The RNA shown here (c-di-AMP riboswitch aptamer (ydaO/yuaA leader)) has 143 nucleotides and comes from Priestia endophytica. Of the family's consensus pairs, 96% are formed in the model. Its mean pLDDT, the model's own confidence on a scale to 100, is 79.
[in-house]
RNA sequence: CACCUUAUAUCGCUUAAUCUGUAAGGAGUGGGGGACCCAAUUUUUGUGCUUUGUCACUAGGGGUGAAUCCUUUUAAAAAGGUAGGGCUACUCUAAAGGCCCGAAUCCGACAGCUAACCUCAUCAGCGUUUAUAGAGAAGGUUU
Numbered sequence: 001c002a003c004c005u006u007a008u009a010u011c012g013c014u015u016a017a018u019c020u021g022u023a024a025g026g027a028g029u030g031g032g033g034g035a036c037c038c039a040a041u042u043u044u045u046g047u048g049c050u051u052u053g054u055c056a057c058u059a060g061g062g063g064u065g066a067a068u069c070c071u072u073u074u075a076a077a078a079a080g081g082u083a084g085g086g087c088u089a090c091u092c093u094a095a096a097g098g099c100c101c102g103a104a105u106c107c108g109a110c111a112g113c114u115a116a117c118c119u120c121a122u123c124a125g126c127g128u129u130u131a132u133a134g135a136g137a138a139g140g141u142u143u
Base pairs, nucleotide, nucleotide: 002141003140004139005138006137007129011127012126013125014124018027019026020025028122029121030120031119032118033117038112046057047056048055049053060110061107062106063105064104069081070080071079072078084101085100086099087098088097090136091135092134093133094132096130
């Protein structure tokens, strides 16, 4: 150079959710609050309690997240679609096909951005396999 291969579930996937340590913790990753400047200039509900400041709640508002919005039907439930998101096994990019998700929850009248600073999380749940183009990586065989 050429050719072949790139899956032991001891593997792979969603997720920030991994590594390290006997442990406490630490590292890494992810989130929230929080100035000047900039932006904005409309702003408020209700209930209970020992009546004004505590607690509980939620037509408002805000946060995490891909998870928003629309239509139909219905008393509701439910169904369909959709912004958006994921997988399709060496990695990345592009495109095609296939299979899915399109939730849940927190704060509690309240938070724009935001340096310093403060603070929180590091769970949980699963099992895909179709091939194409370009670039790159690893291993093997032969020379």